The part of an RNA shown here (small-subunit ribosomal RNA, central domain) has 348 nucleotides and comes from an uncultured prokaryote. The full RNA is in RNAcentral, with records from ENA.

Context: one part of a larger RNA
RNA sequence: CUGGGCGUAAAGCGCGCGUAGGCGGACUGUUAAGUCGGGGGUGAAAUCCCGGGGCUCAACCCCGGAACUGCCUCCGAUACUGACAGUCUUGAGGUCGAGAGAGGUGAGUGGAAUUCCGAGUGUAGAGGUGAAAUUCGUAGAUAUUCGGAGGAACACCAGUGGCGAAGGCGGCUCACUGGCUCGAUACUGACGCUGAGGUGCGAAAGUGUGGGGAGCAAACAGGAUUAGAUACCCUGGUAGUCCACACCGUAAACGAUGAAUGCCACUCGUCGGGUAGCACGCAAUUCGGUGACACACCUCACGGAUUAAGGAUUCCGCCUGGGGAGUACGGUCACAAGAGUAAAACUC
Numbered sequence: 001c002u003g004g005g006c007g008u009a010a011a012g013c014g015c016g017c018g019u020a021g022g023c024g025g026a027c028u029g030u031u032a033a034g035u036c037g038g039g040g041g042u043g044a045a046a047u048c049c050c051g052g053g054g055c056u057c058a059a060c061c062c063c064g065g066a067a068c069u070g071c072c073u074c075c076g077a078u079a080c081u082g083a084c085a086g087u088c089u090u091g092a093g094g095u096c097g098a099g100a101g102a103g104g105u106g107a108g109u110g111g112a113a114u115u116c117c118g119a120g121u122g123u124a125g126a127g128g129u130g131a132a133a134u135u136c137g138u139a140g141a142u143a144u145u146c147g148g149a150g151g152a153a154c155a156c157c158a159g160u161g162g163c164g165a166a167g168g169c170g171g172c173u174c175a176c177u178g179g180c181u182c183g184a185u186a187c188u189g190a191c192g193c194u195g196a197g198g199u200g201c202g203a204a205a206g207u208g209u210g211g212g213g214a215g216c217a218a219a220c221a222g223g224a225u226u227a228g229a230u231a232c233c234c235u236g237g238u239a240g241u242c243c244a245c246a247c248c249g250u251a252a253a254c255g256a257u258g259a260a261u262g263c264c265a266c267u268c269g270u271c272g273g274g275u276a277g278c279a280c281g282c283a284a285u286u287c288g289g290u291g292a293c294a295c296a297c298c299u300c301a302c303g304g305a306u307u308a309a310g311g312a313u314u315c316c317g318c319c320u321g322g323g324g325a326g327u328a329c330g331g332u333c334a335c336a337a338g339a340g341u342a343a344a345a346c347u348c
Base pairs, nucleotide, nucleotide: 003320004319005318006317007302008301012316014201015200016199017198021194022193023192025088026087027086028085029084030083031082033081034080035077036076037075038074039073040072041071042070049065050064051063052062053061054060091191092188093187094185095184096183097182098181099180103177104176105175106174107173108172109171110154115149116148117147118146119145120144121143125136126135162169163168206247207246208245209244210243211242215241216240220236221235222234223233258315259314260313261312263310267292268291269290270289271288272287273286274285275284277282278281297304298303321348322347323346330341332339333338
């Protein structure tokens, strides 16, 4: 380079935005760069191929032909691609009117529960386990009643429900704010898709500085268990978990399934709209989501099946036997932890 692939065998970047690039709707005209046909020039010799010939044959050598698939130039063709000019509305966007939502940020606020503190009642146990013990308690615990403090999380509603690009988002209220869906449309007129680099976002853990600290809880300590028990169980308990700002940039970041656009049987749920009905929750239809089942078709199989893993096109990423190894080295990034890029020897 080519081929074949990427749900589970190796393989879809964690997810956006977007630069270059690649690709790109309908119609008309011009052009003739790509494309196609023909002519001319050139394409040294040798080599290769074909037909002859010469060394006894062959290698080798000689003669002739073909070829040299290329480049330049001229003439012509104009379907397709490109370029230029013009037009269009289906793609895309806009405008108007409705609608749903744990989408985001900030501020405020509520009740239940745990813990602690104060007070009352009350007395000998409580707690914990397979059984125990460590532990707490006559300096009055556990239980119970009232009051107070503080932090974190929001039972029921709750749903293969909703929203978000992904990570993710759940008490209530307010402010600011992003996106989406439906209906109408007399506006713009291809403005689009993808996206190497780049840039932003990115669970948990971890890091820095300053707060906060109820519960939980790595580390750690003790009690058990055990042959041992650096564990599982129990009693404690510090980082952390929480907030602000700044880093880190990774996950089974999963649908293990990149994005976009047409096409291809049904049926039944559910969520958000619209339309015309019957008349108050039904049935019909339509658009957008989210599920179940199942044809065609695909798949080694499992399974997938209009939300495709079917049938096509465009663009990007990635794979190429197992181990060594996502490691070493180098340079890049990071405060560090480390991340990212990424081999080889050797071995089976």